The prediction has a mean pLDDT of 84. Small-subunit ribosomal RNA, 5' domain from an Anaerolineales bacterium, 509 nucleotides, folded computationally. Rfam family: Bacterial small subunit ribosomal RNA.

Context: one part of a larger RNA
This record gives sequence, C1' cells and structure tokens, in this order.
RNA sequence: GGAUGAACGCUGGCGGCGUGCCUAAUACAUGCAAGUCGAACGAGGUGCUUUUGUAGCAAUACGAGAGUAUCCUAGUGGCGAACGGGUGAGUAACGCGUGGAUGACCUGCCCCAAAGUGUGGGAUAACAGUCCGAAAGGAUUGCUAAUACCUCAUGUGGUUAUCGGUUUUAGAAAGCGAUAACUAAAGCAGCAAUGCGCUUUGGGAGGGAUCUGCGUCCCAUCAGCUAGUUGGUGAGGUAACGGCUCACCAAGGCGACGACGGGUAGGGGACCUGAGAGGGUGGCCCCCCACAAUGGAACUGAAACACGGUCCAUACACCUACGGGUGGCAGCAGUAGGGAAUAUUGCUCAAUGGGCGAAAGCCUGAAGCAGCAACGCCGCGUGUGCGAUGAAGGCCUUCGGGUCGUAAAGCACUUUUCUAAGAGAUGAGAAAGGACAGUAUCUUAGGAAUAAGUCUCGGCUAACUACGUGCCAGCAGCCGCGGUAAAACGUAGGAGGCGAGCGUUAUCC
Repeated sequence: GGAUGAACGCUGGCGGCGUGCCUAAUACAUGCAAGUCGAACGAGGUGCUUUUGUAGCAAUACGAGAGUAUCCUAGUGGCGAACGGGUGAGUAACGCGUGGAUGACCUGCCCCAAAGUGUGGGAUAACAGUCCGAAAGGAUUGCUAAUACCUCAUGUGGUUAUCGGUUUUAGAAAGCGAUAACUAAAGCAGCAAUGCGCUUUGGGAGGGAUCUGCGUCCCAUCAGCUAGUUGGUGAGGUAACGGCUCACCAAGGCGACGACGGGUAGGGGACCUGAGAGGGUGGCCCCCCACAAUGGAACUGAAACACGGUCCAUACACCUACGGGUGGCAGCAGUAGGGAAUAUUGCUCAAUGGGCGAAAGCCUGAAGCAGCAACGCCGCGUGUGCGAUGAAGGCCUUCGGGUCGUAAAGCACUUUUCUAAGAGAUGAGAAAGGACAGUAUCUUAGGAAUAAGUCUCGGCUAACUACGUGCCAGCAGCCGCGGUAAAACGUAGGAGGCGAGCGUUAUCC
C1' cells in the first nucleotide's frame, strides 16, 4: 500500500447494488416452513330441484324418499414427502479434485419402440354398537368399496436350469438357437370419438452406486504397526465386485518413498495479495461430501438407514387424575444465553421454480419483494457567479501591521437534492391477473432552502505559532518528547490529509 462476513470512537444528507451469529453443532415460548388428487373408492355432510307424510285455510314448520351439484372431507387408495431449505459437528478419507474403469451394477417420473390389458375370489378402514383410559391412545362385535390385496388363464417377452455351436477378450456371466420350469395387468372420465392410466420387455436421457492412477496440513520429542489382520477354497449376503460376513486352509500384509500414533481441518470452483513464482483464506454464489438433541437400528420405497418418519437407549424439558404420556428451529421469523459483534415473530405466490391434479386450482418462510444496519462497493449532493470599506470579530504582532479572507455581509442566479400537489409504469408471451407500489419515473409550484465531519501538524510524513503545564499531567507505530522560553503533553488560532465519512484495533499478503 492492498484486503475484510469485521468490531470500537467521533460524525452522519440521499440513491443503486450487494452483504449481515465468524462465539454456544447452546437451550428454545409462539406462528408458519409438504402437501395434493372426489376424473381410484365407499361413506357422511351441505345446497338446490322434486315426490310425499303430519300440523295448518295458507305462508310455513317438522319428518321420510328420489334426483342433482365446478360443493365440503375424516377414512381407504395413489403420487410427493430422499427435492427444495439449513449447518460444518465429524471426517486426513477414494471425503474432495482430476483422469480412467464397470467384461461387477441399479434407476420412480420423462422420451422412443414392441406386445398385452382375459377370468374369478376373500378381506378391511371408514361407519354403527359395546368397552378400557385423566389424556395420549386402544380393545372388541357387526357391515361395506376400490386403480387396496390374492388366485386362475394367456406369454410378444423376461428369469432360471440344461444342451449346442459362434465371436471377442486377460477373463464370458456378452450375443445366437433348442428344450423345460416359473412369471403380468386396473381401471377412470366422456353420449361418443377419444384421452388419461395399468402390465411385460428392449432402448434412451438424466440420476445414482462401486473400483482405480495421481494430487490433497503439522509433529519422528509418534518407529515399528496388524488376527478378519494378508491371501486362498467354499458358502452366505448385496443392485453389484470384494474378508463385506462366516467355515476351513496357508502365514502373510504395511512401513524412513514416513506405516502406526497424536494434533488440526469439511474438499473444490474460487477469493485476497503479489510483476510473477509464491504466500494466505475457503464468508456470500456454484459443485461434491457429511450431519439433523446424543448413540444405535431397521421399516417403507425406484432411491433413505430418512432435519419437520418409525423403534430402542441416554441426557434435558413439558403435561399428568401418578397409572402413564409428549417433544427435538444446524428451515423462516423470533426468545434466552454466550459475545467486541451480526437484522423483521413483515408482504405475496404477481414472476421464476417445485409437489399434486385431466383441468380449474391448492400448497410452497424455495423464491420474489419490503423492513433494519454507512457493514461494503459505486454514484450524487451540502450551492453558482460577482463581491475590498480587505467590515466586525478571533489569533499573532517588531504595534507599523499580518492572517482567517472573496471567506462573510450584500447583489444576481440555479433547484441536483428537499417539501407539496398532479400524472404514473416496464416487469404479464390470446384476454384477465402485480406482492413490490401509488414505488421508479415525469410534470408543476416553493425556496439557498433540508445536509460536514474526522484525523493529523518533531523526523519517518503533507502541515506552526501563542498560552497553560513544569520528568507533573500526559503523548507514543519506531526513534523518542515532558525537569520554566515544549513546533512532540493540554487548549486556542492557523495549516495539511481524506471526506459521508474519518481514525483506531484485529488478521492476511
């Protein structure tokens, strides 16, 4: 000098774009953050229409039945909830980066292609009873539906087994043919056409899994480490290879090219600095990984060993009728605590994107916006011109004067900004639809009006005098100032630097 997710002191007019718990991965009140589909299903409710019974002259009231609705929904069922959002505790590791491999693999939704969608059955929630419990919740009897569940048929196909021959390869589990066994399905809407689904198979896209070469911090005051350890055979397990697991057999395997141990740490793209080489950092944004009070486990599913799922244990907290239950903000706000220190319990789904749905649409603290903070970067302003009796006043003075100083006053102007009034968007692709927002912007009126500080002045280092103080009070980055003439302390005048900031502290180059 540059830089910062900064903090502190003094000061503070506006706008644009960004950024904002670095500490306690501490504990959390409250609200919201993942639902959706009635065009899968039964049932119930509601509205409307209509028939009818009782009462009534009637209006109407009460009840029963039928139809209907773009109506509502507790339950069954489907899809989603594995995305999106947060955090960096752990991890020195195939975790990440980069280059390869899979002849060892999986893949819901989506796209392309081929074939099919036949026939039966038994339940169960809801519901209605009965019962237990303070509650959370549960037991039992009876009824019912389906795109829920289960047979049977068919088998283009697929899987498995056996056989045959072919090609390639390090290696067949690849591809072709034959035989045998096993193995599918669901309907809904519509007058219909048709559309949306469903099943099996092949391919694709995108996604994922595994293996591997190389790279990836400090300590040798860590030098030896290792029994599923290293390899083999067989079996199990997995989507899949593999000591991944197990039985048996062998005795191996790693290590100064740093094993093992200890410390520290998420990794990268990038960011800061530097001419570069290098050094430092990993906040915001993007990619990957890991985690979800702590530890463990599996279930469901195409995918989880699952932040707002389940079970167990632990700690903590809450409710309780003391028998027993409930909870997990490292989602968005917010609270307490810690700290030098870090924001609103805001608005909207209008846009972009996501989930569900045929759609209308619903949900979305993702997102878009607004609020707070000079925290950062950038831009603008705090007036412009003229104005010497060089006014008054301050300070200095050799008492002549010098200086603040064209500075002020005064005169003439301007209106960025400001205030008030009026108009008023783009963002929204046929129509309609805008949270932001009466915002940006434009027009008119008014009036210099609403707006300057901070640090320094001994040398380094731009900028000097007076008074006070008297090794005191104090200053200080280094050298060093201060003990009676202090340009170094304090105040004043003046000057210099930067300027809505300035200075200090911390850290990196």